Transfer RNA from uncultured Ruminococcus sp., 63 nucleotides, folded computationally. Its Rfam family is "tRNA". The family's RNA type in Rfam is transfer RNA. Its mean pLDDT, the model's own confidence on a scale to 100, is 80.

RNA sequence: CGUCGCCAAGCGGUAAGGCACAGGACUUUGACUCCUGCAUUCGUGGGUUCGAAUCCCGCCGGC
Numbered sequence: 001c002g003u004c005g006c007c008a009a010g011c012g013g014u015a016a017g018g019c020a021c022a023g024g025a026c027u028u029u030g031a032c033u034c035c036u037g038c039a040u041u042c043g044u045g046g047g048u049u050c051g052a053a054u055c056c057c058g059c060c061g062g063c
Stems, first nucleotide, its partner, number of pairs: 001061002005019003013050001021037005043059005
């Protein structure tokens, strides 16, 4: 340090954005552009709390 396939925000009040992907519009086709969708869940198991990705502990993995 570990958050969607990849990158990456979030810092106690219920998960932004970009790329990719899927559907649609446009197009002779494709590309471009535009619209829509996409994390019962944040490495994992516990704890604290009305409430945890956020705080605490163990473990696992990477540097």